Model confidence (mean pLDDT): 75 of 100. A computed fold for a 149-nucleotide RNA, annotated as FMN riboswitch aptamer (RFN element). The sequence was found by an Rfam model in a public genome assembly. It matches the Rfam family "FMN riboswitch aptamer (RFN element)". Gene Ontology term of the family: FMN binding.

This record gives sequence, structure tokens and C1' cells, in this order.
RNA sequence: CCCCGUUCUCAGGGCGGGGUGAAAUUCCCCACCGGCGGUAAGGGUGAAACGCCCCGAGCCCGCGAGCGCCUUGGCGGUUCCGUCGAGGGUCAGCAGAUCUGGUGCGAUUCCAGAGCCGACGGUCACAGUCCGGAUGGAAGAGAACGACA
Repeated sequence: CCCCGUUCUCAGGGCGGGGUGAAAUUCCCCACCGGCGGUAAGGGUGAAACGCCCCGAGCCCGCGAGCGCCUUGGCGGUUCCGUCGAGGGUCAGCAGAUCUGGUGCGAUUCCAGAGCCGACGGUCACAGUCCGGAUGGAAGAGAACGACA
């Protein structure tokens, strides 16, 4: 150093133009956005390297938030359900979405092209982009101190 502990800090982007309409940032046409870790043949550094360091996938693998689900307490009503609150993150149900061509030993990651996806509640009208839970939570990233050796 790794690993371990404690504390602290940080940790999400996007409706611009036009159309219809009584009403739409919600519909239609054009546009805009892409959390965290992993994986790389690309880029940087370098004289060079299979070295070092930084960047590098929304749709490949895994994770997170949200809903569901499960546990539990109060209240209301006949088993069960409704409602308000607390907890879990085991379950994985919703968890979503990519192909074609090129290069090459090798690419769903590079290059080119064409596609596709986006919790819940709210709303004069259906929302990835508005408002709300959220001054929340969190994958994780970093710092300080300590312990071990």
C1' cells in the first nucleotide's frame, strides 16, 4: 500500500420553435437530456511499450432512487379490506430500451447510419423535460484520523 474502523464532504440532466384546441412545456411535427461501478481495440501522456495516469456504453453485466412486495404498530369496519405511520432491501413483479454496415485476431463499447427507452402522485388535456414527496434518500466517489502489519 491493500484490507478494516470512525467521522466528514460531495453525489442528475433536459420543452426551444411550430400545429390543433376553450384548455396541452402533457397530444401531433421538429427539438432537447442521459445517475453510479465494471468491461475497451478509441483519445491523452511518452522516443516507445503488453508500462503509468486521466477520459471513454442511456439501450452488454451489475447497482441505485421510485412503485410493487414483505414485516410491523395505530384507527375504522365481520375472515379480509381500507387508511395513517414505522421498518426491510431477502423477492425481482414494473425494472426500461439496439440493430445494420465498416475496420479488425477480437467491438451490441470505436467509426458511420438508422432505431429504441425513461418510477410514482398531481394537472382545465395523456408529462423522460412542468409541479410534488425531495432542504429527502442513495449506488458510489473523495478526504481526514485511527487500527493492523